[in-house]
Predicted 3D model of a 75-nucleotide RNA (c-di-GMP-I riboswitch aptamer) from Halanaerobium kushneri.

RNA sequence: UUCAAUUAAGGGCAAAACUGCUGAAAAGCAGUGACGCAAAGCUAUGGGUCUUUUUGAGAUCGCCAGGCUGCAGAG
Numbered sequence: 001u002u003c004a005a006u007u008a009a010g011g012g013c014a015a016a017a018c019u020g021c022u023g024a025a026a027a028g029c030a031g032u033g034a035c036g037c038a039a040a041g042c043u044a045u046g047g048g049u050c051u052u053u054u055u056g057a058g059a060u061c062g063c064c065a066g067g068c069u070g071c072a073g074a075g
Base pairs, nucleotide, nucleotide: 001075002074003073012037013036017032018031019030020029021028022027035062041068042067043066045065046064047063048060049059050058051057052056
């Protein structure tokens, strides 16, 4: 500096569902849980989708792209 095709060890995240709380809702947070994830880390910049007290607000980065950062490993 590049890669995420294969792979050892250690570690990380946590879908659905259920319970509680918050919210008008989408959804969020916490607990249980373990479907998956090599960026399922961060970021609403573009597109998509969803909600609505509907035209401007909100939600989603575990929908895709972009930006920033990054462990082990390999070249």
Lineage of the source: Bacteria > Bacillati > Bacillota > Halanaerobiales > Halanaerobium. The coordinates come from a structure-prediction model, not an experiment, and the mean pLDDT is 77.